[in-house]
RNA sequence: GCCUCGUUGGCGCAGUGGUAACGCGUUGCACUUGUACUCCACGUCAUAUGCAAAGAUCACUGGUUCAAACCCAGUACGAGGCA
Numbered sequence: 001g002c003c004u005c006g007u008u009g010g011c012g013c014a015g016u017g018g019u020a021a022c023g024c025g026u027u028g029c030a031c032u033u034g035u036a037c038u039c040c041a042c043g044u045c046a047u048a049u050g051c052a053a054a055g056a057u058c059a060c061u062g063g064u065u066c067a068a069a070c071c072c073a074g075u076a077c078g079a080g081g082c083a
Stems, first nucleotide, its partner, number of pairs: 001082007010024003018066001026053005033046002036044002059075005
């Protein structure tokens, strides 16, 4: 220098033109358990489970299209290959 692949919530990932899905995590509520804190209760804290919510202008810029995370061009970063 050239080619290929990748870039999507805090993290991991799905999504090949028409509402961005899921898991972990976070927050709230309910409930369970505790040689816990406490004389007991209330309460607090931790824990298991369930429900709900918030959180992504899809790396960036431009283009095509009625419509783009998705197609095209360029740029940036990362991985691999060739010379």
The RNA shown here (transfer RNA) has 83 nucleotides and comes from Sodiomyces alkalinus F11. The organism belongs to Sodiomyces alkalinus, within Eukaryota. The sequence is in RNAcentral, with records from ENA and Rfam. Model confidence (mean pLDDT): 81 of 100. Its Rfam family is "tRNA". Rfam links the family to the GO term triplet codon-amino acid adaptor activity. Rfam's curators write: Transfer RNA (tRNA) molecules are approximately 80 nucleotides in length. Rfam classes the family as a transfer RNA.